[in-house]
């Protein structure tokens, strides 16, 4: 918060637009489920549960049969008669054979057996069992009706069963046929059939009562009349059995009320079609047929038509309302290869019945026949997928039987599947060397981990032996030796899977580098990935974890609970108005809604509660609860209906006033434009500028006259009017509607308004006028790269009038109509009332402002975006798309109506910080201007691109790289190329081995490194030191990454910013403070304020330089005293002065006028060395540029280790068509030579600076002297006096080259400085552009130092010296701060984007 009157119960949310923030609003996650399927794994038992696709085709077996107590008949057993065959065994014998006759085989007569059983007959076969294919439908669900029906078998109760008769199947016998089946003769029964009788509460006809009812009607009595039945069986007993009636009891048909998907881009449909009469038909109503009459009959409450689809108890979700399914179970329809049809039957138009037709398959002697698994199993095919061709009738339940019994793939069970649920287990205590091994490590350690081993232990499951059920209470057990108990054995045989960026529980290495891969979302991956992959670790669930798939949910995200529509998606352009929906006060009444309260009904299973049964649970049992719907009884407030009243809503009606409200006629004056004339000349017009145009043929200007369109200056005003679009001169004429006041009538006649009507701006079409002006299109002219524009000259259509079309607009107040209600101020238009004629009160408008209150916020606030009400139009995420397709309407252009595939994870509203503008305002700065010198032409020097090259290391590259790193590349440096060497090595250390050397020196090879040879050759306290060799562990790397990084630096910028803490404001990001007038170099101060206060920046504190004073004087200093000396503070001595270097002191807008509230700020103000920061330095806020350096150093990662690591010699870094950048030096007279004469300051100096003398023309040499420094020493030019050149490529300039030296250095070839003589190039002030500087500054001059053997220094860093000009503005260019204002940018305008090509 939502639900609710109120409470109680109940209701969970997260990520993802943005720099961030609210909001709208999509997307996606977490939760249940499942007939599941796939992946990886897999011990046990229980209970369910398993073709959701191909109603695809179907081997072979089995799924419906019984009944001899209905019938004849046929067989089979048992007795038995009689014959006939054999011939056991026994006797007898003469030993040839004779009797005797068991079993036996065959034929046969009679009997028996509850034997069997093809056929007739009888019931069953319409149950049971499968499937959803069609069906949108009285098919289903509910609730009613059948006074319009039916009903085997079962139940009651009632009557009955009399007497005849003619067939047929089988058999038997003769045929046809491959078969399948069939024809003909002869003979036989019956519970098979038929005739007669009997009969009635049945059935027809018939004519009165009496009673009921919802209309046809229904019940009962009763008069007369006609019609129809039966079977028998049975040890004759029980009993089963027949026939008629009448009831019930099941079962079943028929009709009706409600409720049942989507699409209107399906709006009309329907001829037996709707009704009526009659007839048929049926069990039965009924156009169900069918004659004949009538023209009806459904439909915007959605007919027709297309698509989809089996209905429901329930299942599954949800707080619930709802949404989605309709497997298993159970109810009820349909179906039985497809398609139509009937007949038997109580009952079917029948899954394992007929018959036709069609496809398919199989058989066949080709004539012909035979078949339906969407029963159970089971097979092929389909598919991601879905079981045994198993046991038994033992329970249960079915048909038939009198039963016994038979049949029963219905049922019970047993198999197969981890497909679901539930349930146990796979050990358990004890154990610390925290084993090893794994992984991580910062190397110490920590982690798997009390885990393991190992000790003691248990026995669910197990396995192995003995008993053994309930299920059936007599018999009879598929299951099954199963369930359970018992005994005994051994820890043995039993854990997987997902996941670990965040949502969302759970982390680290290693491998890989925008690949591989990963993903529901956002989004990871391009060298240090918790987000791939592997590992070790951990988290969750577990015999199962995970993934897809599909509903619900969350999603208040279609909102009935329980949304919204001024800017986010969304108000119909505007009004009439018919349907529908809503609806003012009083009464009276009904009682449809509305409530309550009984009764039916709401199958069972199912949820739920409670209780109980399997060891528990899953299962399972027994009980209890119900929405709607229907009858009925009651209440009458509101709602609806009837009647009646009323007046305030609403109308008429009277007076009255205002107005661009509409409509036609008609009537002005101003202006443009053309004509016609007259003046009058050389231009006009145009624009940033201009051409194009027009004009000597007379334009433009101007005067007079005309003509003709077409708009109506001033009034004029967030002023009028109108529904909206609109409407504007002036007069008549017609017309509408609004407001005032006030009398009367009417008597709710009202609001809205879906289709429907009409009006509807400008364009635009169509006919037929008109045509002045302007002006799409065209034309030319300008602009531009280009200019199919913007600007200028022209011009048709159109713009005007008629009539007709069209029917959109930012048709806007982006705000729908109508009514009530709810603080104020102020301003106008138009009335009214009282008046003092101020001003008040009222009523309709128009507007400002601004509260409650609402909004996301802006903001709207009585003209609402408030608080209510009724209505009607719309809207659901962006694109596509207001497109396609139908369909309407329109001559057409077009308009309405209006989708989907595909994509994206956004898209948007409002306000917020900032950044941004060729937006504004205000301000500042050598930013411009005013000004001096430069730069860019020339010459050289130096760097840099670029080229060469074996290498021409590397960096740095707008501003913020380029005399930069480098404040010293000849070797070294050197990181670069070549050749040549080494491989713990050049260095140091530690630990383990061995040696007693190594170094030095010589010599020889060689470009050197280094090789190799020869010499030499330890100490010791005997522990071991030193030193080498060998191994071994610790290196080395200017190699990558400055986009991992410390630190350190540029620049914005010495710019005036940048915070932050309580408070307040705001839903929040944020805001205020820090804005506003003022002032300032300055967020500097000052007032003013919801702000008060600090903080980091500013100043100011530090150096330094200008002046003074104290204090101290040495190596500095010399005024005064003295000495000396050719001369010099050289000397004694001084601090007075310069200086030195340490204190202090001064400057504060302090005073003074003026201005201003103040801060301040003006004055050639006063003092004052100094005056408004005195000059100058050092100092650089938060922050920005992934800025710059791994090559200064430092350091994580990665990479190389006889090499990317090191030594060595040569090279190279110095290269040269060429382009840039910083310089230098000049082009000359303000100047160059030549003489001559002065003045500094900061620095350095012992492998050093060097006085002084000497040499040499110098460069510099040889001497030699002082300083470890205010002591010696390095120490000026420019200025100035003079001279001479006289405008010239020169006495300008020096470049280059030639030649000679000198110096340093191990060594000046590549590649060094200077010096001398000689040579004398280019250049006469420099294009577009550009830089530097506001006072001791520019400009000019020189000097020092630092690095350094030497110098490529003209550089850098600092010192002095001589020493101006201009400006007291701020228009504009640059950069910069504040304030505002716009934004679609936030990687921030070097953005975003949009179109076209590829």
């Nucleotide at each position: 918060a939502a639900u609710u009157c109120g409470c109680c119960c109940u209701u969970a949310g997260a990520g993802u637009u943005u720099g961030a923030u609210c909001c709208u609003g999509g997307c996606u996650c977490a939760g249940g489920a499942c007939g599941a399927a796939c992946g990886c794994u897999g011990g046990c038992g229980g209970c369910g549960u398993g073709c959701u696709u191909a109603a695809c085709a179907c081997a072979c077996g089995c799924a419906a049969g019984u009944c001899g107590a209905g019938c004849g008949a046929a067989g089979u057993g048992c007795u038995u008669u009689a014959g006939a065959c054999u011939g056991a065994u026994c006797c007898c014998u003469u030993c040839g054979g004779g009797g005797u006759g068991a079993c036996g085989u065959c034929u046969u007569u009679a009997g028996u057996a509850u034997c069997u059983u093809a056929g007739c007959g009888g019931c069953g076969g319409a149950c049971g069992g499968g499937u959803g294919a069609g069906u949108a439908a009285c098919g289903c669900g509910u609730g009613a009706g059948a006074a319009a029906c039916c009903u085997g078998c079962c139940u009651u109760u009632c009557a009955c069963a009399a007497a005849g008769g003619a067939a047929u199947a089988g058999c038997c016998u003769c045929g046809g046929g491959a078969a399948a089946c069939u024809g003909g003769g002869a003979u036989u029964a019956a519970u098979a059939c038929c005739u007669u009788a009997u009969g009635a509460u049945a059935c027809c006809u018939u004519a009165a009562c009496u009673c009921c009812a919802c209309a046809u009607g229904g019940a009962g009595c009763c008069u007369a009349g006609g019609u129809u039945a039966a079977a028998g069986c049975g040890u004759a007993a029980a009993g089963c059995g027949g026939u008629g009636a009448a009831a019930g009891a099941u079962g079943g048909u028929c009709u009706c009320g409600c409720g049942u998907c989507c699409c209107a881009u399906u709006a009309g449909u329907u001829a037996g079609u709707u009704g009526g009469u009659g007839a048929g038909g049926u069990a039965a109503u009924g156009g169900c047929u069918c004659a004949c009459c009538a023209a009806g009959a459904c439909c915007a409450u959605g007919a027709u038509g297309g698509g989809u689809a089996a209905c429901c108890g329930g299942c599954c979700u949800g707080a619930g309302a709802g949404g989605g399914u309709g497997a298993a179970c159970g109810g009820u329809c349909a179906c039985a290869c497809u398609g139509g049809a009937a007949c038997u039957g109580a009952g079917a138009c029948a899954c394992g019945g007929u018959c036709c037709a069609g496809a398919c398959u199989c058989c066949u002697a080709c004539g012909g026949g035979a078949g339906g698994c969407a029963g159970c199993a089971g097979u092929g095919g389909g598919g991601a997928a879905u079981a045994u061709u198993g046991c038994a009738c033992a329970a249960u339940g079915g048909a038939g039987g009198a039963a016994a019994c038979u049949c029963u793939g219905a049922u019970g069970c047993a198999g197969c599947g981890a497909c679901g649920c539930c349930g146990c287990g796979u050990g358990a205590a004890u154990g610390a060397u925290g084993a090893a091994g794994g992984u991580c490590u910062u190397c110490g350690g920590a982690u798997c981990g009390u885990a393991a081993a190992a000790u003691u232990c248990u026995g669910u499951c197990c396995u192995a032996g003995g008993g053994g059920a309930c299920g059936a209470u007599a018999a009879u057990g598929a299951c099954g030796g199963u369930a359970c108990c018992c005994u005994a054995g051994g820890a043995g045989g039993a854990a997987g899977c997902c996941c670990c960026g965040g949502c969302u529980a759970a982390c680290u290495a290693u491998g890989u580098g925008c690949c591989a891969g990963c993903a529901g979302c956002c989004g990871c991956g391009g060298u240090a990935a918790u987000a791939c992959a592997u590992a070790g670790g951990g988290g969750g669930c577990a015999a199962g974890c995970g993934u897809u798939g599909u509903c619900c949910g969350g999603a208040u995200u279609u909102a009935u609970u329980g949304g919204g529509c001024g800017u986010a998606a969304a108000g119909g352009g505007u009004a009439c108005g018919c349907a529908g929906g809503c609806g003012g006060u009083c009464c009276u009444u009904u009682a449809a809604g509305u409530c309550a309260g009984a009764u039916g009904u709401g199958a069972a299973a199912u949820c739920u509660u409670a209780c109980g049964g399997c060891u528990c649970a899953a299962c399972c049992g027994u009980a209890a609860u119900u929405a709607g719907c229907a009858u009925u009884u009651g209440a009458a407030a509101c709602u609806g209906g009837a009647g009646g009243a009323c007046u305030u809503g609403a109308g008429u009606u009277a007076a009255g006033g205002a107005g661009a409200g509409g409509a036609a006629a008609g009537u002005g004056g101003a202006a443009u434009u053309c004509c016609u004339a007259g003046u009058g000349u050389a231009g006009c017009g145009g624009u940033g500028a201009a051409a194009u145009g027009c004009g000597u043929a007379g334009a433009u200007a101007u005067u007079a006259g005309g003509a003709g369109g077409a708009a109506u200056a001033c009034c004029a005003g967030u002023g009028g009017c109108g529904a909206a679009g609109g409407c504007g001169a002036c007069u008549u004429u017609c017309u509408g509607g609004a407001c005032u006041u006030a009398u009367a009538c009417u008597g709710a006649c009202g609001c809205u308004g879906a289709g429907g009507u009409a009006c509807g701006a400008a364009a635009g079409c169509g006919u037929g006028g008109g045509g002045a002006u302007c002006a799409a299109a065209c034309a030319g002219g300008a602009u531009u790269a280009g200019a199919u524009a913007c600007c200028c000259u022209g011009g048709u259509a159109g713009u005007c009038c008629a009539c007709g079309c069209c029917g959109u607009a930012a048709a806007c107040u982006a705000u729908g109509a109508u009514u009530a209600c709810u603080c104020g101020u102020u301003g106008u238009u138009u009335g009214c009332g009282a008046u003092a004629u101020a001003c008040u009160g009222u009523a309709a408008g128009c507007g400002a402002c601004u509260g409650c209150g609402c909004g996301a916020a802006a903001g709207c606030a009585u003209u609402a975006a408030g608080u209510a009400a009724u209505c009607c139009a719309c809207c659901u995420g962006g694109g596509g798309a207001g497109c396609a397709c139908g369909u309407u309407g329109g001559c057409a252009a077009c308009a309405a109506u209006g989708a989907a595939a595909c994509u994206c994870a956004a898209a948007g509203g409002a306000a917020u910080u900032g950044a941004c503008g060729g937006g504004g305002g205000c301000c500042c700065g050598c930013a411009c201007a005013a000004g001096c010198g430069g730069a860019g032409g020339a010459a050289c020097a130096u760097g840099u691109g670029g080229u060469u090259u074996a290498a021409u290391u590397c960096g740095a590259u707008g501003a913020u790289a380029c005399g930069c790193g480098a404040g010293g590349a000849a070797c070294c440096u050197u990181a670069c190329c070549u050749g040549g060497g080494c491989u713990u090595a050049a260095a140091u250390g530690g630990g383990a081995a061995g040696u007693g050397a190594c170094a030095g020196u010589u010599u020889u090879g060689g470009a050197a490194a280094c090789a190799a040879a020869a010499u030499u050759u330890u100490c010791u306290u005997c522990g071991g030191a030193c030193a080498c060799u060998u191994u071994u562990c610790a290196a080395g790397g200017u190699g990558c990454u400055g986009c991992a990084u410390g630190g350190u630096u540029g620049u914005c910028g010495u710019c005036a910013g940048c915070u932050c803490g309580u408070g307040c404001c705001g839903u929040g990001a944020g805001g205020u403070g820090u804005c506003g007038g003022g002032u300032u170099a300055a967020g500097u101060c000052c007032c003013a304020u919801a702000a008060c206060g600090a903080g980091c920046g500013c100043a100011a504190c530090c150096c330094u330089u200008g002046u003074c004073g104290a204090u101290a004087g040495u190596u500095g200093c010399c005024a005064g005293c003295a000495u000396g000396u050719a001369a010099u503070g050289a000397u004694g001595g001084g601090g007075g002065c310069u200086c030195u270097a340490u204190c202090g002191a001064g400057a504060c807008u302090g005073c003074c006028g003026g201005u201003g509230u103040a801060a301040a700020c003006c004055g050639u103000g006063a003092g004052g060395a100094a005056g408004g920061u005195g000059g100058g330095g050092a100092u650089g806020a938060c922050g920005u540029c992934a800025a710059a350096u791994c090559a200064g150093c430092a350091c994580g990662g990665c990479c190389c280790u006889u090499a990317c690591g090191u030594c060595c010699a040569g090279g190279g870094c110095u290269a040269c068509a060429c382009a840039c950048g910083u310089g230098u030096u000049a082009c000359a007279a303000u100047g160059g030579u030549c003489g001559g004469u002065a003045c500094a300051a900061u620095g350095g100096g012992c492998a050093g600076c060097u006085a002084c003398u000497c040499a040499g023309c110098g460069a510099u040499g040889a001497g030699a002297u002082g300083c470890u420094a205010a002591u010696c020493u390095u120490c000026a030019a420019a200025a100035c006096c003079g001279a001479u050149c006289u405008c010239a490529g020169u006495u300008c300039g020096g470049a280059u080259c030639g030649g000679a030296g000198u110096c340093u250095g191990c060594a000046a070839c590549u590649c060094g400085a200077c010096u001398c003589c000689g040579u004398g190039a280019a250049g006469c002030u420099g294009g577009a552009u550009u830089c530097g500087c506001u006072a001791g500054u520019a400009a000019u001059c020189g000097c020092a130092u630092a690095u350094c053997a030497g110098c490529c220094a003209u550089g850098a860093u600092g010192c002095g010296g001589u020493g101006a000009a201009u400006a007291a503005g701020u228009u504009c260019c640059c950069g910069g701060g504040c304030c505002u204002u716009g934004c679609a940018c936030a990687c921030a305008c070097c953005g975003c984007c949009c179109g076209u090509c590829a």